[in-house]
RNA sequence: UUGCUAGAGAGUUUGAUCCUGGCUCAGGACGAACGCUGGCGGCGUGCCUAACACAUGCAAGUCGAACGGAGUCAUGAGGAAGCUUGCUUUCGAGUGACUUAGUGGCGGACGGGUGAGUAACGCGUGAGCAACCUGCCUUUCAGAGGGGAAUAACACAGUGAAAACUGUACUAAUACCGCAUAAAGUGACUGUCCCGCAUGGGACGGUCACCAAAGGAGCAAUCCGCUGAAAGAUGGGCUCGCGUCCGAUUAGAUAGUUGGUGAGGUAACGGCCCACCAAGUCUGCGAUCGGUAGCCGGACUGAGAGGUUGAACGGCCACAUUGGGACUGAGAUACGGCCCAGACUCCUACGGGAGGCAGCAGUGAGGGAUAUUAGGCAAUGGGGGAAACCCUGACCUAGCAACGCCGCGUGAAGGAUGAAGGUUUUCGGAUUGUAAACUUCUUUGACGAGGGACGAUAAUGACGGUACCUCGAAAACAAGCCACGGCUAACUACGUGCCAGCAGCCGCGGUAAUACGUAGGUGGCGAGCGUUGUCCGGAUUUACUGGGUGUAAAGGGCGUGUAGGCGGAUAAGCAAGUCAGAUGUGAAAUGCAGAGGCUUAACCUCUGAGCUGCAUUUGAAACUGCAUAUCUUGAGUGAUGGAGAGGUAAGCGGAAUUCCCGGUGUAGCGGUAAAAUGCGUAGAUAUCGGGAGGAACACCAGUGGCGAAGGCGGCUUACUGGACAUUAACUGACGCUGAGGCGCGAAAGUGUGGGGAGCAAACAGGAUUAGAUACCCUGGUAGUCCACACUGUAAACGAUGGAUACUAGGUGUGGGGGGACUGACCCCUUCCGUGCCGGAGUAAACACAAUAAGUAUCCCACCUGGGGAGUACGGUCGCAAGAUUAAAACUCAAAGGAAUUGACGGGGACCCGCACAAGCAGUGGAGUAUGUGGAUUAAUUCGAUGCAACGCGAAGAACCUUACCAAGGCUUGACAUCCUACUAACGAAGUAGAGAUACAUUAGGUGCCCCUCGGGGAAAGUAGAGACAGGUGGUGCAUGGUUGUCGUCAGCUCGUGUCGUGAGAUGUUGGGUUAAGUCCCGCAACGAGCGCAACCCUUGUGGUUAGUUGCUACGCAAGAGCACUCUAGCCAGACUGCCGUUGACAAAACGGAGGAAGGUGGGGAUGACGUCAAAUCAUCAUGCCCUUUAUGUCUUGGGCUUCACACGUACUACAAUGGCGCGGAACAAAGAGCAGCGAACCCGCGAGGGCAAGCGAAUCUCGAAAAGGCGCCCCAGUUCAGAUUGCAGGCUGCAACUCGCCUGCAUGAAGCCGGAAUUGCUAGUAAUCGCAGAUCAGCAUGCUGCGGUGAAUACGUUCCCGGGUCUUGUACACACCGCCCGUCAAACCAUGAAAGUCGGAAACACCCGAAGUCUGUAGUCUAACCGCAAGGAGGACGCAGCCGAAGGUGGGUUCGGUGAUUGGGGUUAAGUCGUAACAAGGUAGCCGUAUCGGAAGGUGCGGCUGGAUCACCUCCUUU
Repeated sequence: UUGCUAGAGAGUUUGAUCCUGGCUCAGGACGAACGCUGGCGGCGUGCCUAACACAUGCAAGUCGAACGGAGUCAUGAGGAAGCUUGCUUUCGAGUGACUUAGUGGCGGACGGGUGAGUAACGCGUGAGCAACCUGCCUUUCAGAGGGGAAUAACACAGUGAAAACUGUACUAAUACCGCAUAAAGUGACUGUCCCGCAUGGGACGGUCACCAAAGGAGCAAUCCGCUGAAAGAUGGGCUCGCGUCCGAUUAGAUAGUUGGUGAGGUAACGGCCCACCAAGUCUGCGAUCGGUAGCCGGACUGAGAGGUUGAACGGCCACAUUGGGACUGAGAUACGGCCCAGACUCCUACGGGAGGCAGCAGUGAGGGAUAUUAGGCAAUGGGGGAAACCCUGACCUAGCAACGCCGCGUGAAGGAUGAAGGUUUUCGGAUUGUAAACUUCUUUGACGAGGGACGAUAAUGACGGUACCUCGAAAACAAGCCACGGCUAACUACGUGCCAGCAGCCGCGGUAAUACGUAGGUGGCGAGCGUUGUCCGGAUUUACUGGGUGUAAAGGGCGUGUAGGCGGAUAAGCAAGUCAGAUGUGAAAUGCAGAGGCUUAACCUCUGAGCUGCAUUUGAAACUGCAUAUCUUGAGUGAUGGAGAGGUAAGCGGAAUUCCCGGUGUAGCGGUAAAAUGCGUAGAUAUCGGGAGGAACACCAGUGGCGAAGGCGGCUUACUGGACAUUAACUGACGCUGAGGCGCGAAAGUGUGGGGAGCAAACAGGAUUAGAUACCCUGGUAGUCCACACUGUAAACGAUGGAUACUAGGUGUGGGGGGACUGACCCCUUCCGUGCCGGAGUAAACACAAUAAGUAUCCCACCUGGGGAGUACGGUCGCAAGAUUAAAACUCAAAGGAAUUGACGGGGACCCGCACAAGCAGUGGAGUAUGUGGAUUAAUUCGAUGCAACGCGAAGAACCUUACCAAGGCUUGACAUCCUACUAACGAAGUAGAGAUACAUUAGGUGCCCCUCGGGGAAAGUAGAGACAGGUGGUGCAUGGUUGUCGUCAGCUCGUGUCGUGAGAUGUUGGGUUAAGUCCCGCAACGAGCGCAACCCUUGUGGUUAGUUGCUACGCAAGAGCACUCUAGCCAGACUGCCGUUGACAAAACGGAGGAAGGUGGGGAUGACGUCAAAUCAUCAUGCCCUUUAUGUCUUGGGCUUCACACGUACUACAAUGGCGCGGAACAAAGAGCAGCGAACCCGCGAGGGCAAGCGAAUCUCGAAAAGGCGCCCCAGUUCAGAUUGCAGGCUGCAACUCGCCUGCAUGAAGCCGGAAUUGCUAGUAAUCGCAGAUCAGCAUGCUGCGGUGAAUACGUUCCCGGGUCUUGUACACACCGCCCGUCAAACCAUGAAAGUCGGAAACACCCGAAGUCUGUAGUCUAACCGCAAGGAGGACGCAGCCGAAGGUGGGUUCGGUGAUUGGGGUUAAGUCGUAACAAGGUAGCCGUAUCGGAAGGUGCGGCUGGAUCACCUCCUUU
């Protein structure tokens, strides 16, 4: 500056992340329906289904000024009769008014309805008709003379049930018919001029022929009509360009088909129809066929582009019970006309007739669902009429329906004791809540009363006494619905307990549900609110705007090339595309903007812009296009040259395997993890010589070469394709891509014929195994090889289509050229290939990165959630196998890619640990003890269950404990608090009972504080009432606390910074080192925390201080003393501090010195973040649930102690390293003791008993230590071992029967060192020996401590187990006790096939052939005209023919329903069989193919890496 006013996201795949991708939600709309609710008004809207069938009424009539009649009334010339002679009655020409069946005119082709059909010039838009018509209307010109024949009505007769019809006779017209008049009309012939895109048209003429008419009204003027012509307007008809749904699993269609000539027909062009001629016409830019559908203005939605839709209003079309047909007419092939056929309904006298609501109401039916059998022509409009007027279910109104939009109300202000009630509660309160009550105020709507319109400027108002206005009364009559886990605004209580139920998606519910149901509260909207359905949006999720294809879905296996698309440079031209201006059109309504009218709004009116389009026209010429000329750089040709497993054919060669023959030679060979099958004494294997045959070509050999891909490897020859380099002679854009088409195309497989050495699907045997249809072994057939022919697929992969151009580098390698050089080396440079690394950039990341996955252009192919499924059906191809093309129903909310952190691996590397190894002693065998399982039982209480339950809770079950069982009792309770009354409390002896307890009482006994002496209080008891007590009842998966375990393993984290889109990473990894994330060094990290270590206790040395109960140099005691031992306080000491070596100059390691002690000196306490829903509700505490004359409580007895058996942990042994004796022997440490330890002495064989000192303990006691030493035994079931049993005793205790311990005598079992397997221990340790303590009346082989004696071995880290760090793979994340595949069995669902069967649709062939047009006509009849007549012209009927609907027959096509049976598929908490896949998934997996097998699957052949691990080669990076 210009233009514009406009664009929101969320949930859901994961442990978490990013991406891809689907599903779902929030918005708007509706002719809606349903549920709950419902006050008023305005404006709109209202059968979307059965174009199903319709009772009843109405929806199209009108004109008497076209006509003849008829009727009624009035008048009435005149006539007749009666008589009362002017009255009555009657007939009545004519006249006037009114009505109208018929003839006639105009209108019934408009208005109104519906959307069945139609994919079409049907509709929309824009053109054209020189190929057309147009009543009424407007304008103009001209005219209307004179005749004729009939026929309805009416009358009579007849038929019929009716509808209706027939005959005879009469009559009128603006009805009908000639004649005249006749041009500017029509036709023929013809002249002049002008015009057009073609056929051709127009104007002015000439001649000839032909064609009109109607009257009515009025006193009249005149008016309304009539005829011919011209023009206009209006309305139509026809033609054309463009646009207009889906399907190719519809690819070929078409005989009047395409064109021509001629004739016919039409208002008009035209195969519209007919005859003849020709053979065309349409189609991949989608014909034909099938399906669906009225089209548009518009409507809804959307930022837009688009998508969906076509109710109401408006335009067009089509249809009117279904199909066919014409007539009339200006106009119809006619909704409320006709004829025929079909179906249906009704009437009937059975002969025959009638009917068509998709007009307005209404009825039935269908349906989830859609209104009154209303008023009026007052307005607007229409038909007729001269008009009055008539008709009008068009229309205007009212009624019904919250169906929609809009507006209003259901009160407003004040009001705290924050009332009552409800809900909740931590019991204090909180909330409902200023909400109510109460006070003051107001009256919109509804109600009552009165007035009262506009719509109509004279009359006429259905609406309507309506709108509106005024007055009156009283807060009076007027609120619900949905939601409250997240998305998404809004939370608590109770009930329920994977039940009932909710759910749009994710998902809630298995006893504390903000998710179910109810209540309170809250949020949202509000006369409505939710739900359901449909459309658009969000969805950039079909991507024009605006997507993708290495790994997520997606590049064709590869080439060649047709159509098509796209295309190098220069010049001038044209103007199709393109751009600009103008003109026409784009109906109105709608929408937008601005105004205006209803009180406002909805609604309505006006004005404006706009309607993004189409057409015509004028211009511009940059770009595209077209045509022209030129060029060489794209492309191609030529020339020169070298490289190569490029292809085809023929020939040749050696090594090796196998077989055959012969020699030598003898017992094995072969094969495997180990074996066996197999071969071999009939001579194998081995070895030598000779021969046969087939297949493949070691080394060279290389991320080397060639080829389009598949693929190609000995040597030689022949033929042959392509690429590359150099050159720049030639052509001059000849190019790129490429739907279809054509060709090539590994392996397997197929056919025919060969060949067959080795290998080897199938098969056989042997192994392995629970099985082994496998992996391993021995054999072995197709096949592998050749020729010819098919097949046409692979992980045919770089998972990356082709072409062109551009965009940093570095470094290898193959081929060629150039420069420089003495040079084939080296160096520099360049072109073509082939690798790696890497920057920018790209990407979800991984990665790609001049060989792009970067930046751009062009063309092709392909994708659109997972499964079903690359399947079914159909088509094409194939000999077959099969290939190719390719769905749907149904089902799920995911499936998937990349990367991250863990966990795991029958992955890797490093390290550690009594983990293995080296050793010692054991367990597993025996007996016993003890615990557990199991079994048993009335009960055998409960818990603990791999390591990490099992001498565990239990540091001690005879009663008690005790929780279990049986029996007997109690019920405010054995225990706590509160209230009332009474009483002090307490309470022996006795009886019953198993006892609890009960009875009887009474002997005794009367307390403390205050006091006004009445009493009161504290504490206690008894009785009573209820609140409550009680529970070792449940849930350790509701919890606290405590504990175990990994593990005393070295780890676990944080702050800041940095990197990454992010989860996360870094730090914490790496090189060393350590017991250690210990320390050092390095490093995008720098620091810090919890752990490690240290600090604490103990032990080992010394010093110092202090000594009683300790100690003793005093001969003993006493006493004394504190040196020593000891005790217990404080210090010292050890720190890799020193030396040497190694190491990187570090950390540190090794060795040494000194030292009591040396590298954390030994031991203990100490247990990071976390894991195991680990253990414990029975230590304790505790939520919730359950129980309350019992699941509580008391008592007696029993049980926890059972016993075929199995397991764990121990003790004692099996003996001589021992047993027994001496034995009244020596040397400890640490403990315990008053309801206790208990000395000494006495008794007893002994356990023990009696008496009793000392000691609340460095004093006294337990108390004796034991193994040791010496002697005997002499290898045996013993002088081993001690179980079991008998007898006799002791102790504890109310009580040792079930069920204690100990003693003595006697008895004397198994057992002679322990299978598979398995445990502990690295030094004062194992082993062995005894001692003490807790618990405890009593009871230890257990447990916890204490000291004595006192070893062996460790090469080492390959292996087993556990752990740590790094790395790798993963389909695991409840984390390998993971995940997961297929058959079989069961239930349900949809679907394919199927002998068939049933139905629909569209054509086709033939038959029959209505009505009817047209054509013909010999029969019959016949008013107008001609004719004197006969007759003729013309007409009607009849008959015949062409066409022709419905119908019938037929064979196929196509679509759908159903179908015994059958095939696979999907879904479904806990079925069966295996274990295929994910880790090297235990045989790497997968792809194609063949074959086999219950099944996953196995095997062969070829291919791929989307395979782990190790080694080697090559290349790259860095130095």